The prediction has a mean pLDDT of 75.
A computed fold for a 102-nucleotide RNA from Paenibacillus sp. 32O-W, annotated as TPP riboswitch aptamer (THI element).
Rfam family: TPP riboswitch aptamer (THI element). Gene Ontology term of the family: thiamine pyrophosphate binding.
NCBI's taxonomy places the organism under Bacteria, Bacillati, Bacillota, Caryophanales, Paenibacillus.
Of the family's consensus pairs, 92% are formed in the model.
The sequence was found by an Rfam model in a public genome assembly.
RNA sequence: CAAAUGCACUAGGGGUGCCGUAAUCGGCUGAGACGGACGCUGUCCGAUCCCUUUGGACCCGAUCUAGGUAAUGCUAGCGUGGGGAAGUGUAGCUGCACAACG
Numbered sequence: 001c002a003a004a005u006g007c008a009c010u011a012g013g014g015g016u017g018c019c020g021u022a023a024u025c026g027g028c029u030g031a032g033a034c035g036g037a038c039g040c041u042g043u044c045c046g047a048u049c050c051c052u053u054u055g056g057a058c059c060c061g062a063u064c065u066a067g068g069u070a071a072u073g074c075u076a077g078c079g080u081g082g083g084g085a086a087g088u089g090u091a092g093c094u095g096c097a098c099a100a101c102g
Stems, first nucleotide, its partner, number of pairs: 001095002005091006011052004017028004034046005058083003064077004
């Protein structure tokens, strides 16, 4: 001087599904499936959780394909695909250069 990987602060990004019951409520997967308002089948606000280029958080393809299920992005493929939101500080795996001493 560069720098893997962590942490902190501030700022920002994203998702919120599928069923059972007369109803209440309950079940499945997951980090997360919540509450409220409104010009109401959509939008906005808040909470929770996750992610921020070191980008598999999340979106597109997708009313997709295969498997499985009570059902569903439930699992896998697609995917070495195309997009996608950052700054500062701090520690420094490791590497390089120089100086001093021997």